[in-house]
Transfer RNA from Penaeus vannamei, 72 nucleotides, folded computationally. The source organism's lineage runs through Eukaryota, Eumetazoa, Protostomia, Dendrobranchiata and Penaeus. RNAcentral holds the sequence, with entries from Rfam. Model confidence (mean pLDDT): 83 of 100. It matches the Rfam family "tRNA". Rfam classes the family as a transfer RNA. Rfam links the family to the GO term triplet codon-amino acid adaptor activity. Rfam's curators write: Transfer RNA (tRNA) molecules are approximately 80 nucleotides in length.

RNA sequence: GCCUCCUUAGCUCAGGGGCAGAGCACUGGUUUCGUAAACCAGGGGUCGGGAGUUCGAUUCUCACAGAGGGCA
Numbered sequence: 001g002c003c004u005c006c007u008u009a010g011c012u013c014a015g016g017g018g019c020a021g022a023g024c025a026c027u028g029g030u031u032u033c034g035u036a037a038a039c040c041a042g043g044g045g046u047c048g049g050g051a052g053u054u055c056g057a058u059u060c061u062c063a064c065a066g067a068g069g070g071c072a
Stems, first nucleotide, its partner, number of pairs: 001071004006066002010024004018055001026042005048064001050062003
């Protein structure tokens, strides 16, 4: 330099056009003499930043940044 794949909650990841979810973690409660576990409830996201397409983009297209892999 070229090709490929990834970037979504604090962490690990799903979702692949119609206002974004799970598990764990966190907070509150129930329970306990107390802690943990269990159960119930809750908070937390400009979906890597930009442009384009579209009535509408996390999703499609483009180049960019960052991480991984391959070739030279």